The RNA shown here (transfer RNA) has 85 nucleotides and comes from an Elusimicrobiota bacterium. Taxonomically the source falls in Elusimicrobiota (Bacteria, Pseudomonadati). Its Rfam family is "tRNA". The coordinates come from a structure-prediction model, not an experiment, and the mean pLDDT is 82.

[in-house]
RNA sequence: GCCGGCGUGGCGGAACUGGCAGACGCAAGCGACUCAAAAUCGCUCGAGGCUCAGCCUCGUGUGGGUUCGACUCCCUCCGCCGGCA
Numbered sequence: 001g002c003c004g005g006c007g008u009g010g011c012g013g014a015a016c017u018g019g020c021a022g023a024c025g026c027a028a029g030c031g032a033c034u035c036a037a038a039a040u041c042g043c044u045c046g047a048g049g050c051u052c053a054g055c056c057u058c059g060u061g062u063g064g065g066u067u068c069g070a071c072u073c074c075c076u077c078c079g080c081c082g083g084c085a
Base pairs, nucleotide, nucleotide: 001084002083003082004081005080006079007078010026011025012024019068028044029043030042031041032040046058047057048056049055050054061077063075064074065073
């Protein structure tokens, strides 16, 4: 230099053929149980905002494009892995 694959919460990892993003697990927080703790059970768990029962906006490596609609298709760049030279 050329070719191919991959990049999603704090971590791992799903999302079918373009149709509610974050299932499930781990970690974490709060509560219950307990004399106390462990275990177990329940709820919560991306970011920002609001008039906070709840609601709104943004969010799939970066920046663009196509589309009514994109993690998914196209282009660009960045990073990692593999192959060829």